[in-house]
């Protein structure tokens, strides 16, 4: 210097004019005016996770659904982040990337193949029968043995050599590979390395069911509270009482029945209710009216204001601890709060960039000039993450190649 990898940062600047929102102060006093200050983002986005906050519920237990799953740490918390481990993949490298509890039980494994987890299709071997042959033997068939050889496949009993056998086979042996158990060493751990022992060597999928461990209440700022204004109610569901006590004519307790709350569901728990009257009947009750906590459905009204709502898991500088995520201490700062939604528009100069033309130069390139031109995108309760979008530019470390010293 060129190409690349990783991490971080910026993402137009200045001035003038016009205009908008909010706050404070001042002047007018109905809605206005003046001054000062502040006024979008790294993603404000998607609304995918985790929280804060608010309301409902708080008596728990079980089942189901859902989420998570190597180890250690960070954090308010997380499925996030940091550091580390294992297996596989890409790259010459820096580095990047996928996955991570369990194969006990059930299920599945396309096509091909005899067979996909247990098989005998071809082949090989033993024995019997039949045929041929003088015989050796050959052919054929039946029953069995065999996973060495062939063939299929992503995957078919670990590999090589030997022993062995009728033929064979970890059946046995040597070496290599894998797995498991124990021990030692290093590490907080996942794990790694080494040693000894065991022929243990029959696969994969859990993002199929399942098993194990851990976690999880619901709704959401249109939460919720207050003020003002306004309105009309109707229909339905809904029980059963009995016994006991007393300071005795209305209260309490127990049993029973009903409505609701909790909830995905069940059990359980909690709250509230079960005043009376009439007829038939004649002491077993039945029917009707009424009452009735609460719930459901339909209908009516409002569409205003304030709080929540901007001092916070806040920002920033320095120092310290840590490998890092991050934490601690001290100082300084106050930094949008709109409500159909303000945060803008125009002009000038500059800065980065692009195209064309011209000049110089061997080239790389430098200079002049014309035109164009500033990415993705915009708060709506807040915060931490993740994901996605993004013209262009800057910085640091590292890798590869070249050149010079």
């Nucleotide at each position: 210097c060129a190409g690349g990898u990783u991490g971080g940062c910026c993402g137009g600047g200045c001035g003038a004019u016009u205009g908008c929102g909010c706050a404070a102060g001042g002047g007018a006093u109905u809605u206005c005016c003046c001054u000062u200050g502040c006024g979008a983002g790294g993603a404000a986005a998607g609304u995918c996770c985790g929280c804060a906050c608010u309301c409902c519920c708080c008596a728990g237990g079980g089942u189901a659904u859902g989420g998570c799953g190597c180890c250690g740490g960070g954090u308010a918390a997380c499925u996030c982040c940091c550091g580390g481990g294992g297996u596989g993949g890409a790259g010459c490298a820096a580095u990047c990337u996928a996955c991570c509890g369990g194969a006990a039980g059930g299920g599945c494994c396309a096509c091909a193949g005899a067979g996909a987890c247990a098989u005998a299709c071809c082949g090989c071997c033993c024995g019997g029968g039949c045929u041929g042959g003088a015989g050796a033997c050959a052919g054929u068939u039946c029953a069995g043995g065999u996973a060495a050889g062939g063939g299929u496949g992503a995957a078919a009993a670990g590999g090589u050599g030997g022993u062995g056998u009728a033929a064979g086979a970890g059946a046995c042996c040597a070496c290599c590979g894998g797995c498991g158990u124990c021990c030692a060493u290093a590490g907080c751990a996942a794990u790694a390395u080494g040693g000894a022992c065991g022929g243990c060597c029959a696969g994969g999928c859990a993002a199929c069911c399942c098993c194990c461990g851990c976690c999880c209440g619901g709704a959401g700022c249109a939460a919720a509270g207050c003020c003002a204004a306004g309105c009309a109610g109707a229909g339905g569901c809904g029980a059963a009482g009995g016994c006991c006590g007393c300071c005795a004519c209305g209260c309490g307790g127990c049993c029973g029945g009903g409505a609701g709350g909790u909830g995905a569901c069940c059990c359980g728990c909690c709250u509230c209710c079960c005043a009376g009257g009439a007829a038939c009947g004649c002491u077993g009750g039945u029917u009707c009216c009424a009452g009735g906590a609460g719930c459901c459905u339909c209908g009516g009204g409002u569409a205003g204001g304030c709080u929540g709502c901007a001092c916070g898991a806040g920002g920033u500088a320095u120092g310290c601890g840590g490998a890092g995520a991050c934490g601690c201490a001290u100082g300084c700062c106050c930094c949008a709060g709109a409500u159909a939604g303000a945060u803008a528009a125009u002009c000038g100069c500059c800065c980065a960039g692009a195209u064309g033309g011209g000049a110089c130069g061997a080239g790389a390139g430098u200079c002049c000039u014309c035109u164009c031109g500033g990415a993705c995108a915009g708060a709506a309760u807040g915060c931490g993450g993740c994901u996605u979008a993004c013209a262009g530019g800057c910085c640091a470390a590292c890798c590869u190649g070249g050149u010079a010293u």

This is a predicted structure of a 405-nucleotide RNA (Bacterial RNase P class A) from an Anaerolineales bacterium.
Its mean pLDDT, the model's own confidence on a scale to 100, is 79.
Its Rfam family is "Bacterial RNase P class A". About the family: Ribonuclease P (RNase P) is a ubiquitous endoribonuclease, found in archaea, bacteria and eukarya as well as chloroplasts and mitochondria. The family's RNA type in Rfam is ribozyme.
Lineage of the source: Bacteria > Bacillati > Chloroflexota > Anaerolineae > Anaerolineales.
The model forms 92% of the base pairs in the Rfam consensus.